[in-house]
RNA sequence: UUCUUAUCAAGAGAAGCGGAGGGAACUGGCCCAAUGAAGCUUCAGCAACCAGCCGCCCGGCGGCCAGGUGCUAAAUCCAGCGAAUUGAGCAUUCAAUUCGGCAGAUAAGAA
Numbered sequence: 001u002u003c004u005u006a007u008c009a010a011g012a013g014a015a016g017c018g019g020a021g022g023g024a025a026c027u028g029g030c031c032c033a034a035u036g037a038a039g040c041u042u043c044a045g046c047a048a049c050c051a052g053c054c055g056c057c058c059g060g061c062g063g064c065c066a067g068g069u070g071c072u073a074a075a076u077c078c079a080g081c082g083a084a085u086u087g088a089g090c091a092u093u094c095a096a097u098u099c100g101g102c103a104g105a106u107a108a109g110a111a
Stems, first nucleotide, its partner, number of pairs: 001111008013043005021032003026080004044072003049068002052064005076103001081100008
């Protein structure tokens, strides 16, 4: 880097350095930011995917733990593609809701 599987509306921030951007990318929206963005460091916290331990009705489920990751504004901030339903216009259009898809993130495994 690619592929597979699972999850993604819950949860959890302070300090120091830094000095203008940030919310993955593009477009549109909407937000955050000099009452200090990104990034780095320290400490703290959240969660429980993997590991470890225990139990059971044992290809599984449950519990404990916190070693390996991850995470700590807003649903993955929202939309983009398709379908259904409803409403408006009634013209091949628009809006809302739901579902699916695409893309992405994280974990575990594989190449």

A computed fold for a 111-nucleotide RNA from Geobacillus zalihae NBRC 101842, annotated as SAM riboswitch aptamer (S box leader).
The coordinates come from a structure-prediction model, not an experiment, and the mean pLDDT is 86.
Rfam family: SAM riboswitch aptamer (S box leader). Rfam describes the family as follows. The SAM riboswitch is found upstream of a number of genes which code for proteins involved in methionine or cysteine biosynthesis in Gram-positive bacteria.